[in-house]
RNA sequence: UCUUCCGUGGCGCAGUCGGCAGCGCGACAGACUGUUAAUCUGGAGGUCGGUGGUUCGAACCCACCCGGGAGAG
Numbered sequence: 001u002c003u004u005c006c007g008u009g010g011c012g013c014a015g016u017c018g019g020c021a022g023c024g025c026g027a028c029a030g031a032c033u034g035u036u037a038a039u040c041u042g043g044a045g046g047u048c049g050g051u052g053g054u055u056c057g058a059a060c061c062c063a064c065c066c067g068g069g070a071g072a073g
Base pairs, nucleotide, nucleotide: 001072002071003070004069005068006067007066010025011024012023013022019056028042029041030040031039049065050064051063052062053061
C1' cells in the first nucleotide's frame, strides 16, 4: 500500500428484509432467609465508531474518515 471481516448499554452478542433497539451476564432496588449465598421480582442504563449523502423514514443502503483482527505484497 492492497484485499477482507468487525465496531450496537459496563462485558459477551442478536437485530443487516430500511419502519418501536433487544437478549444473556453484571450493577442497582425489593422479596425470601437468623445472615450470606442461591432463587424470584422490578425498573434503570444506548447520540448503534465519526462526518456527509440517499430516503417520508437509516443500526441496516452509498461515500469518506477513525479504531481493531486476518491475509497478500